[in-house]
RNAcentral holds the sequence, with entries from MGnify. This is a predicted structure of a 135-nucleotide RNA (FMN riboswitch aptamer (RFN element)) from Jeotgalicoccus nanhaiensis. NCBI's taxonomy places the organism under Bacteria, Bacillati, Bacilli, Caryophanales, Jeotgalicoccus. Its mean pLDDT, the model's own confidence on a scale to 100, is 80. The model forms 100% of the base pairs in the Rfam consensus. It matches the Rfam family "FMN riboswitch aptamer (RFN element)". About the family: The RFN element is a highly conserved domain that is found frequently in the 5'-untranslated regions of prokaryotic mRNAs that encode for flavin mononucleotide (FMN) biosynthesis and transport proteins.
C1' cells in the first nucleotide's frame, strides 16, 4: 500500500387512559482507541471506565475533482476538512484515586406514532471509529 472479513445492546412486571413498550412506579442497555495501584497467568501476555481523554454514528457546511441537469439555479458520487456532539458525586483504602472498594445519582441524535420513545418503527441489507487475516 493493495485484497478480504468482522464491526451495538436494551422496558420483565404494574397503573391511568379511548388510545402509552413514548407518560407514572418499576425494569433494561452501554460502540471503537488510550490511561488504570486491581485481576489472572500461558508473564517481552491478557482482562478491567457509559457520565477521565479521544473517536464514531445524527444533524449543518467549506475546498477540490467527476457526474445528471441547466438561462441561472440545482442534483448526485468520490477525496480531504469544519462546525455541532450527553452524563458523577459523596465516603473508605492510600504517598498518591478521575480509573480500585461500597454507596447514591447521573445521562443517551433525528424523522414517525391513536399520547410525549437511550429500549417500538424507520433511514440502515447504510456509514462507521476501529479490530482481525492474506499478499
Nucleotide at each position: 500500500u493493495c485484497u478480504u472479513u468482522c464491526g451495538g445492546g436494551g422496558c420483565a412486571g404494574g397503573g391511568u387512559g379511548u388510545a402509552a413498550u413514548u407518560c407514572c412506579c418499576a425494569a433494561c442497555c452501554g460502540g471503537c482507541g488510550g490511561u488504570a495501584a486491581u485481576c489472572u497467568u500461558u508473564u517481552u501476555a491478557g482482562a478491567a471506565a457509559g457520565c477521565c481523554c479521544g473517536c464514531g454514528a445524527c444533524c449543518c457546511g467549506u475546498a477540490c475533482g467527476g457526474u445528471a441537469u441547466u438561462u441561472a439555479u440545482u442534483u448526485u458520487c468520490g477525496u480531504a476538512u469544519g462546525g455541532c456532539u450527553g452524563a458523577u458525586u459523596c465516603a473508605g483504602u492510600u504517598a498518591a484515586a478521575g480509573u480500585c472498594u461500597g454507596a447514591a445519582g447521573c445521562c443517551g441524535a433525528c424523522a414517525g406514532u391513536u399520547a410525549g420513545a437511550g429500549u417500538c418503527u424507520g433511514g440502515a441489507u447504510g456509514g462507521g471509529a476501529g479490530a482481525g487475516a492474506g499478499a